[in-house]
This is a predicted structure of a 323-nucleotide part of an RNA (large-subunit ribosomal RNA, domain IV) from an uncultured Bacteroidales bacterium. The coordinates come from a structure-prediction model, not an experiment, and the mean pLDDT is 90.
Context: one part of a larger RNA
RNA sequence: UCAUGGCCAAGGAACUAGGCAAAAUGACCCUGUAACUUCGGGAGAAAGGGUGCCGGGAGACCGGCCGCAGAGGAAUGGCCCAGGCGACUGUUUAACAAAAACACAAGGCUGUGCGAAACCGCAAGGUGAGGUAUACGGCCUGACACCUGCCCGGUGCCGGAAGGUCAAGAGGAGGGGUCACCGCGAGGGAAGCCCCGAAUUGAAGCCCCGGUAAACGGCGGCCGUAACUAUAACGGUCCUAAGGUAGCGAAAUUCCUUGUCGGGUAAGUUCCGACCUGCACGAAUGGUGUAACGAUCUGGGCACUGUCUCGGCCAUGAGCUCG
Numbered sequence: 001u002c003a004u005g006g007c008c009a010a011g012g013a014a015c016u017a018g019g020c021a022a023a024a025u026g027a028c029c030c031u032g033u034a035a036c037u038u039c040g041g042g043a044g045a046a047a048g049g050g051u052g053c054c055g056g057g058a059g060a061c062c063g064g065c066c067g068c069a070g071a072g073g074a075a076u077g078g079c080c081c082a083g084g085c086g087a088c089u090g091u092u093u094a095a096c097a098a099a100a101a102c103a104c105a106a107g108g109c110u111g112u113g114c115g116a117a118a119c120c121g122c123a124a125g126g127u128g129a130g131g132u133a134u135a136c137g138g139c140c141u142g143a144c145a146c147c148u149g150c151c152c153g154g155u156g157c158c159g160g161a162a163g164g165u166c167a168a169g170a171g172g173a174g175g176g177g178u179c180a181c182c183g184c185g186a187g188g189g190a191a192g193c194c195c196c197g198a199a200u201u202g203a204a205g206c207c208c209c210g211g212u213a214a215a216c217g218g219c220g221g222c223c224g225u226a227a228c229u230a231u232a233a234c235g236g237u238c239c240u241a242a243g244g245u246a247g248c249g250a251a252a253u254u255c256c257u258u259g260u261c262g263g264g265u266a267a268g269u270u271c272c273g274a275c276c277u278g279c280a281c282g283a284a285u286g287g288u289g290u291a292a293c294g295a296u297c298u299g300g301g302c303a304c305u306g307u308c309u310c311g312g313c314c315a316u317g318a319g320c321u322c323g
Base pairs, nucleotide, nucleotide: 001318002317003316004315005314006313007312008311010309011308014307019304027051028050029049030048031047036041038143052065053064054063055062056061066070078302079301080300081299082298083297084296085294086293090102091101106141107140108139109138110137111136112135118127119126120125144289145288146287147286149219150218151217154216155215156212157211158210159209160208163207164206165205169201170200174196175195176194177193178192181188182187220238221237222236223235224234247281248278259275260274261273262272263271
C1' cells in the first nucleotide's frame, strides 16, 4: 500500500451522476393502523408496548431476584410521500442490457364447412386433429373503467352484369420454298410436302364500377372583424379524399427552453401542480384514467450511518525487507 473485517469525538448525505457502499430495521406476543380502492386489498401500513429467572396459585394474577443489557448467540423486513411506464404472476439478450422490451387473460379484424384453411414434403404421407366455427390458422391491440371521431382520392383487400385491353391455343384470307409439267428463253407453275401468316375467336389480370380504415395510411393555408388594449364567438378567400372530435399536453413527445406561474429548498437545468405558443400528442402503430403489483425509472422526506467534513486506531491475509 492492497483485500476482508471491527471501532470512533462533534456533525449527519455536507459525499456522489445517484445514499453507491455501509449503517439502521429485524423474531414472537399485544395495542393500533391513513389516503385510496376493482371492497379482495392497501396491512407487517404507519405508530407504540412487552419478552429473563425464582416462589405462591388450577388460572387470572401476586410477590421477589440478578445484570449495562433477558428475541442476552446465529439467522431474521428500514419506513413514508409523490410522479412516469407497464395492469398483474410470468419471459428474455447462456457469458456487458431483466426493462417501459416479449408474453399475458381480454378486445377486434380476417381466413377456414372438413380430404377445412394454414403449414412440412417431389410424392406417398403428416401437423392442424382422432379437433369441426363456443373450432382452427393469420394479423393487430393488450386487465379493468370511460371511450375509440372525420377521410375510400392513392395503395391493399372484397364484390361486380356490360364494355376496353389481352397470351397460348383455335382459325386460316393471303404470301413464299420445292417440284411434275409448260415455255427457245425470261418466266409461269397443279397436286403433294414444307415455311410464313390477315380477319375472326380466346381466360385470368389490368382498365373500369362499387364497397372496405380495430386494412396500409391521411386528418390545411391566408386575410379581416367586438366602444381601452388584447383576443376573436363572426366573416371572406384558396386548396383537399378529408382537414385532428373527445381527451391529454414544455409530456419516455417542447426545438426556442433552465418557457411562464405556483409548490417544495436558505438557494432547485431535476421533481410536483398549472397554463397552452402541441418546432413535431391524439384515439386498438389505440386515447385518457386507474386500486393492486415492480431486484423498473424519477423527485422528496423520516430513521440511520466513516458516503463525507477528515481522518484515526485495531485484527487477519497479501505485498515489502531479511532469511